[in-house]
Context: one part of a larger RNA
Order: sequence, then C1' cells, then structure tokens
RNA sequence: CGACGAACGAGUAAGGCGGGCCUAAUACAUGCAAGUCGCACGCACUCGAUAAUCGGGUCACAUGAGUGAGUGGCGAACGGGUGAGUAACACGUGAGAAACCUGCCCUGAAGACCGGAAUAAGGCGGGGAAACUCGAGCUAAUACCGGAUAUCCCCAUCUGGUCGCAUGGCCUAAUGAGGAAAUGUUCAGGCGCUUCAGGAGGGUCUCACGGCCUAUCAGCUAGUUGGUGAGUGUAACGGCUCACCAAUGCAUCGACGGGUAGCUGGUCUGAGAGGACGAUCAGCCACACUGGGACUGAGACACGGCCCAGACGCGGACGGGAGGCAGCAGUAGGGAAUCUUGCGCAAUGGGCGAAAGCCUGACGCAGCCACGCCGCGUGAGGGAUGAAGGCUCUCGGGUUGUAAACCUCUUUCAGCAGGGACGAAAAUGACGGUACCUGCAGAAGAAGCUCCGGCCAACUACGUGCCAGCAGCCGCGGUAACACGUAGGGAGCAAGCGUUGUCC
Repeated sequence: CGACGAACGAGUAAGGCGGGCCUAAUACAUGCAAGUCGCACGCACUCGAUAAUCGGGUCACAUGAGUGAGUGGCGAACGGGUGAGUAACACGUGAGAAACCUGCCCUGAAGACCGGAAUAAGGCGGGGAAACUCGAGCUAAUACCGGAUAUCCCCAUCUGGUCGCAUGGCCUAAUGAGGAAAUGUUCAGGCGCUUCAGGAGGGUCUCACGGCCUAUCAGCUAGUUGGUGAGUGUAACGGCUCACCAAUGCAUCGACGGGUAGCUGGUCUGAGAGGACGAUCAGCCACACUGGGACUGAGACACGGCCCAGACGCGGACGGGAGGCAGCAGUAGGGAAUCUUGCGCAAUGGGCGAAAGCCUGACGCAGCCACGCCGCGUGAGGGAUGAAGGCUCUCGGGUUGUAAACCUCUUUCAGCAGGGACGAAAAUGACGGUACCUGCAGAAGAAGCUCCGGCCAACUACGUGCCAGCAGCCGCGGUAACACGUAGGGAGCAAGCGUUGUCC
C1' cells in the first nucleotide's frame, strides 16, 4: 500500500446492489416455522333441496354441500439452523464392491381367486387436580389375518456350459420346501394393489494419495494383530460379536500422547512461487439441553418423535405431570460489537391431493444500520473598487480572494402534482401507487474529517515555559516552539475521514 462479517471518535444529502452475534453450543416469555388426503373408511353434527304457496311441527324415501375428532395412506429422514465435538476414510481427488440397500419416479413382463376375525371413533359405566386413563359391549376399510394360484423369486440337493484379478461370477436341465395382492375407489378416462427384471437418482462399505503444531510426548498395543470355526449381528464385507489357536500388529518416512481445528469449492494478498483465512453463496460431515438407548419406517438411532438417567426452569389438590429457539422474529445475559415480536404465498421450490386447493418464518419482499462496494449531488458562467471583516506586517503592504456581493443561466437529487409497469401462461402481484415517464417552483434543502518538524503534500502569529502536553519511528517542550494549545492560512481525502485490531 491492499484487505475486513469489523469496532471506536466527531460529522452525515439522497440512491442501487450486497452484508449484518466473530463473544455465552448461555438461559429463554410470546407468536408462528409440517402438514395433507372424503377419489381408502365408519361415525357425530350443521346447512340446503324435494314432497309443499307461506309460518311452525312430525314421518318416510332418495340425495347435495360443509364442519369435527377418529381409523387408514403419504409426508414428517426434505427444507431451515449451528460448528460444540471430530486430526478421523471426517473432507478432497481417484479407484473398487464378483460383499450391498433403495419409498416415490421411468421402462418391460405377469397377476389380483376364495374367505375370516377384530378394533378406534361414537354410545354406556367408572378413575384422576391435571396430563390423561380403565372396563364391558357395537361397527368400517386400500387397517389386520388364513387359504389358493406362481410368469417369476428365494432356499437346499444337483446337471451341463462359459467367463474371470483370488474369494468366485453368469447362463441352464431336474427334484423338493417356501413366498403375492385392494374384483379397492372413482367413474367410464383413470388412480391405485402384488410379484419379478432393468433404469434413473439417492445411500452404505473398502482402498490409494493429499492437507495443522508439538520429541520439554519414544516406545504403543490383549479384541490388540492374524488364523480356524460359528452367529447371538448387518442390506452387506469385516474382531462387528463369541469360542479356540498363534503372538502378533504399529513406530524417528514420527507410532502413542498432548495442543489446536469442522473439511472443501474458494476468499485476501502477492509479478509469481508462496503465505494467511474458511463470514456471506455452494458441496460434504457432525450436532440438536447433557449422556445413553432403541421403536416406527424405503430411509433416523430422528432439531419442532418415543424411553431412561442427569442438570435446569414451570405449574400441582404432593399421588403425579409437563418442557427444550444451534428454525423466523423477539427477550435477558455476555460483549468493543451485529437488525423487525413486519408483509405475502404473487413468483421459484417443497409436502399432500385426481383436482379445486390447503400448508410452507424455505422463499419472495419490505423495515433498521454508511457495515462494504458502486454511481450521483451539494450548482455553472461572468464578476476588481481586488469591498467589508478576519489574519499578518518592515505600517508601504500582503493574504483570505473571483472567493463573496452583483449579473446571466441550469434544475441532477430531494420536494409537489399527474400518469403508471415488467415480473403472469386464461385467472392470480406481497413488493407498490414502487421503479419509471411527464409537468411545476426555486440556487433554492444538502460538507465534513484528518494533517501541515523529517519520513510526507501543506507556515505564520499568539499563549505556554522539561509545565501543560505531543508522539508510528527519529524525537519535540527548560522564554523568540513551523513538533504542545488556539487562531488565520494551507495540504490530502470526501459522505466520508481518521484511529485501533487482524492478515498478506
């Protein structure tokens, strides 16, 4: 000099695009952030229509719309947050899986036959302060169960062929054992169900290489290293687990220990090599009050699910309960320091649904903050009697200074008024009467900060007198201070300027 998620000081016109708890992974009041489907199902209630012209009542048949909880399905494993832990196959690059899984989606093949038993809700009866819960009995399904069938699939025995980098893979004949489904729903077009094969996308596992500090850490290791067998394990290989056998395995090319740390694409700097960093955006990982555990499921060992233990706070009728903002806002606290308890689903995307649609603090916008970058303005031309005032002076003058006044002109931005979008494909616009366009008035409403001894651009006067003070380094100040303070003047940047911190 450059850079910053910055902070601080006095000062501050308006705009565009970005950014905004780096500290306490501290504690959280309140609201919202994950629902949806009646074209799976039974029920309760409400409204409407008809018989019937009006008001009221009752009964029966057929039937439409809606609301509510419940059974059932899909989603809730995505999206959003944070960086605590982690030096590890966590990440990055490249391979491998002949050892694997995969809901929804796409392609292809085949099928869906016959039956059964329940249960929630509602109704009845209880318990409890509450959270909630118990008993008997009724009822439905795309909920659950049994049987049949098997193109096929799987297992066992086993025939033949073929291929490979080892274990082995692929194709195939035979015998035996086993395995499906929702003649659902809506209607006439579908949507669904079951089995198998393939795909896409996603995931899991293994390996090679790569990327921190420390030897004032030199030896570490018993499921440890390898083998055989087994499974009590997995989707799958494997000490993953177990029994037995052996004593291995790693290490100065740094094992083990300690410290620090999420990793990467990238960012900053630098001519580069390199160095430092890993905010925003994107990919991966890990975590969800702390520790542990499994359940459900295609997928979790699950942020707004469950169970146990702990700490903390809440209410309680003391028997027992309920809670988790590292989601969006917001509060307290910590701190030098970091925003609104806003609007909308109009767009993009996601979940559910046949659809209409519903939900969506993802997202789109707006608000606050010069936190950063960028552009713009605060006027332009003329104007000497070089006015007044200020400062200075050798008292002649010099300087402020064309600066002002004054004359002529312009109107960006801001202001006022009128019109008024794109973003949306038929309808649908939060933003927003916004951007933008046009008109009007008037120089009108809009400049500060730091510095002036050298480095380093810019000098005088007064005050002070080693005092008060300055200072990045050298150093200034003890009576003529261009270095302190003030004033005039000047220099540099400019809605910024300077200081501090950090990196190159």
A computed fold for a 504-nucleotide part of an RNA from an uncultured Actinomycetes bacterium, annotated as small-subunit ribosomal RNA, 5' domain. Its Rfam family is "Bacterial small subunit ribosomal RNA". Its family is annotated with structural constituent of ribosome and ribosome in the Gene Ontology. Its mean pLDDT, the model's own confidence on a scale to 100, is 84.